[in-house]
Context: one part of a larger RNA
Formats: sequence, structure tokens, C1' cells
RNA sequence: CCUUCGUUAAGGAACUCGGCAACAAGAGCGGCCGUAACUUCGGGAUAAGGCCUCCCGGCUUGUUUACAAGUCGGGCGCAGUAAAAGAGCCCAUGCAACUGUUUAUUAAAAACACAGGUCUGUGCUAAAGCGAAAGCUGAUGUAUACAGGCUGACGCCUGCCCGGUGCUGGAAGGUUAAGGGGAGAGGUUCACGCCUUGAACUUAAGCCCCAGUGAACGGCGGCAGUAACUAUAACUGUCCUAAGGUAGCGAAAUUCCUUGUCGGGUAAGUUCCGACCUGCACGAAUGGCGCAAUGAUGUGGGCACUGUCUCAACGAAGGACUCG
Repeated sequence: CCUUCGUUAAGGAACUCGGCAACAAGAGCGGCCGUAACUUCGGGAUAAGGCCUCCCGGCUUGUUUACAAGUCGGGCGCAGUAAAAGAGCCCAUGCAACUGUUUAUUAAAAACACAGGUCUGUGCUAAAGCGAAAGCUGAUGUAUACAGGCUGACGCCUGCCCGGUGCUGGAAGGUUAAGGGGAGAGGUUCACGCCUUGAACUUAAGCCCCAGUGAACGGCGGCAGUAACUAUAACUGUCCUAAGGUAGCGAAAUUCCUUGUCGGGUAAGUUCCGACCUGCACGAAUGGCGCAAUGAUGUGGGCACUGUCUCAACGAAGGACUCG
């Protein structure tokens, strides 16, 4: 010096990206008291927080024993759940409802799944899938079933656009293959014939066309003017569009400018919380906004506590070092 431990004056996060690590507190299955906001009324909750506990003897109560509680007196110790083991807690907020699952060997999560919601297909020799096929799964099931897509508990909700793409439907019309058809044309022959080519017409699905459809793929504007301070524009005009973003939320896991501005917290705050709205570039099942409980989840703050630090010191074991 390295690894693993132990103790430490005063201070107590000043360390650091960050209390990482470590300390501390802590009786799951002892007793008494006491417990907030919020809430889906179940929870939150062991919330938080406070106190007690040994031994000996007497008495009282609980029907007796056992045991428990209470009360009076006495005893010892630094300490009485005398050992060991045995949750740190609180406040605010993002995300995901939850228990669960996952990158065997750098990621456990906000990712996946989920119950619930919704759409589409499928009437049974089902749809869908595996397989050149036989056959099998679906299913010894039968639409309260099965398959596929999206969303993801619960609460309040889920706006406008069918022009493009997709899907569904459509006894008209256009286009359209092989086949049918055969006007004609060519070759050859003395001839009969044979061969080649071939217009009109007929003709399916599809496409064009006409409708419907968004919890289908998707999309959801610009410019200019205007109110008796100023500012702003409920209002007006105009251009374009299939239609111009509704409710709710908003510097957000989304905000470039940006450490936006104001307020809170700190002596001091690019983070955090609450607002504002000028949304570069939120927005409604690629779901929107809330939300109790839950989380080895992200972020900010506090109490307690500490060698994280001021600033290091000492000790132990095993290495390192020397010899074999």
C1' cells in the first nucleotide's frame, strides 16, 4: 500500500452528479395510550408519536387451580424485552392502477403482461393456423364461443374531417384475359383441299365509377383591420381547405429561444413545487385529464443519524515484502 473489519474529540452532508456507502432507529407473532391529510370507505396504519417491562413478600379482583391485572412494602445493578436476532421516518411531485413478467452473462424500468373497454371476422366440414398431402390444432368447443387488431383498473369523458389510403356495399355505364366468333387477307395445288393470319361481336373478377365507414391508416390553417388612455380584440373582411384542434391539460418524460415571468422553499436554488400561456413542436382508446392503494421506480425537500466530509488517527485479521 491492498482487501475485510473495529473505535474515534468537536462539528454533523460542509462530501458528492446524487446521503453513494456506512451509521442510526427498530420487541412482526409483549403491554398501555395515541394516530393526520386523503380515500375507490376496504384502507392510509405497526401512520407519526409517547410510556412501561427485573427479583422477593403481602393483599385485592377475575367462581377454584393455573394464569392475568391492580395495589402496598422491600432488594440489587451502569443498564431489568440487561444476550442474540429483529422496519429509519416524514412532506411534495412525475410515471405505471395493482400482484406479476423481462434483456441466462452491463438495463427490472415509465418497457411487457393484466382484469376491464372497444372494433373486426367466424353459423360449424366455422373463421384462423400447421402441413405438397393424409391429417391435426381450434374443440370432443358452438356467437355468454373462438380468432385477430388497438387500448389498458377505477372516475369524468372521448370533439370535427370520408378529399387521399384501406375496408364494406353497389342487377347501370367505361375498360379488361383466355375462350367463343369468324368478315376478310396471304401461301400452296391442275383440282379437291391443306396451312398461316385475322376485324366486328360475345365475355369474369379487378380497376374506373357511386355510396358508407375513424376505439380504420390518418388529418385537424393563413393574412389584415377594429373598443372613448394604452394594451388587447368579443367583432369584421379576405384567401385556402376534406375539415381547420372541441373538452381537458400546458416551459410538461413534450418548451428551441430558456436559468421564460411571478410566487414558495434556501443566507444564497440552471433542479423542485404552485401559477401564467407567447403550445419552436400537448390533445382525446398511436386515448385526454384526474386518482386512493401499490413500487428493490424517477425527482425535490426535511427530521433523526453518522468518518461521506472538515481531516485524518489508532487498532485487528488476511495479503503485499524477506527467508524456506

A computed fold for a 324-nucleotide part of an RNA from a Candidatus Saccharimonadota bacterium, annotated as large-subunit ribosomal RNA, domain IV. Its mean pLDDT, the model's own confidence on a scale to 100, is 85. The RNAcentral record of the full RNA draws on ENA. It matches the Rfam family "Bacterial large subunit ribosomal RNA". NCBI's taxonomy places the organism under Bacteria, Bacteria candidate phyla, Candidatus Saccharimonadota.